[in-house]
RNA sequence: AUACAUGAGAGGGGAGAGAUUGCUUGCCGCAGCAACGCGGUAACGGCAACACCGAAGGAGCAAACCCCCAGAAACUCUCAGGUAAAAGUACACUUUCAUGUGA
Numbered sequence: 001a002u003a004c005a006u007g008a009g010a011g012g013g014g015a016g017a018g019a020u021u022g023c024u025u026g027c028c029g030c031a032g033c034a035a036c037g038c039g040g041u042a043a044c045g046g047c048a049a050c051a052c053c054g055a056a057g058g059a060g061c062a063a064a065c066c067c068c069c070a071g072a073a074a075c076u077c078u079c080a081g082g083u084a085a086a087a088g089u090a091c092a093c094u095u096u097c098a099u100g101u102g103a
Stems, first nucleotide, its partner, number of pairs: 003101009013091001018050001020049005026041005051083003057079001058077003
């Protein structure tokens, strides 16, 4: 110099599932001195309800070993997170840094 392992950073890529329903805040229009009322909109605030997704995170389990302990995941669960777009996502790729190992 180079290879491997672990951790972190950067770049681009990166799925799935209701733009669900109701109430309310807000906004617009009508009427009106005002209050009240009627209608529309609602992706963005709040509350509630049902349905669904799994690839942030989290939790659970097999065999080998074998008394016990320990014991994985992209499997399972769905606490969390998410279900138009945006953002984000495990993961692989490229690259940089740090540590360690080997030759």
Background: A computed fold for a 103-nucleotide RNA from Candidatus Puniceispirillum sp., annotated as Glycine riboswitch aptamer. Its mean pLDDT, the model's own confidence on a scale to 100, is 76. It was read from a public genome assembly, where an Rfam model found it. Rfam family: Glycine riboswitch aptamer. Rfam describes the family as follows. This family represents the bacterial glycine riboswitch. Of the family's consensus pairs, 89% are formed in the model.